[in-house]
Parts: sequence; C1' cells; structure tokens
RNA sequence: CAGAAUAGGAGUACCGCGUCAAGUGCCGCCAGAUGGGAAGUGGCUGUCGGACGAAAAGGCUUUGCCCUUGCGGUGGUGCUCCGCUUCCGCUG
Repeated sequence: CAGAAUAGGAGUACCGCGUCAAGUGCCGCCAGAUGGGAAGUGGCUGUCGGACGAAAAGGCUUUGCCCUUGCGGUGGUGCUCCGCUUCCGCUG
C1' cells in the first nucleotide's frame, strides 16, 4: 500500500404460508445477537402493548381455501451483487 472478513439489503430461482387474514409494514417499553478482539453509531431480531390495513376469480362438488390461476406494505433456502466507524489484529 492492497486485500479478506458479520449482522443485514437488493435481484433471481425453488419450496412454502395466508387470502374464512395470519404474515408484513408503523409507533412505544424491554431484551438479545452483531466482521478475528474491544468500544461505538446505526441497521437487525424477539416478547408485550397500541394504531392502521388488503384481490380476488374460476372449477369441482365430498360445501372444503378441496383444486387451479392470481393476489399479499408475505416466510425459508440457494446463487449473484452491495455491505459498518475508531483502535488493535489476520493475509499478500
């Protein structure tokens, strides 16, 4: 001098969940983890509480979201890209 390195974010593929409304997003309290180490901003997650809120249609008929196509401020995994600040470390 250069590089690697998390949590996460985006895209995409596959498999799901819901559509008889959960999930997701928003607000508040508390808690947890967070590059190899320490600290930290800030993102992330979880419990609880609160406010708001949706795209249905067809088929069959055994009247069940059963099946299909869609839809959802949707879940998981793989791949690709992006990816912390200061100090100390690691690799070349």
This is a predicted structure of a 92-nucleotide RNA (THF (Tetrahydrofolate) riboswitch aptamer) from uncultured Lawsonibacter sp. Rfam family: THF (Tetrahydrofolate) riboswitch aptamer. Rfam describes the family as follows. Tetrahydrofolate (THF) riboswitch was first reported for Ames et al. as an RNA motif in 5' untranslated (5'-UTR)regions of folate transport and biosynthesis genes in Firmicutes genomes. The model forms 94% of the base pairs in the Rfam consensus. NCBI's taxonomy places the organism under Bacteria, Bacillati, Bacillota, Eubacteriales, Lawsonibacter. The prediction has a mean pLDDT of 79. The RNAcentral record of the sequence draws on MGnify.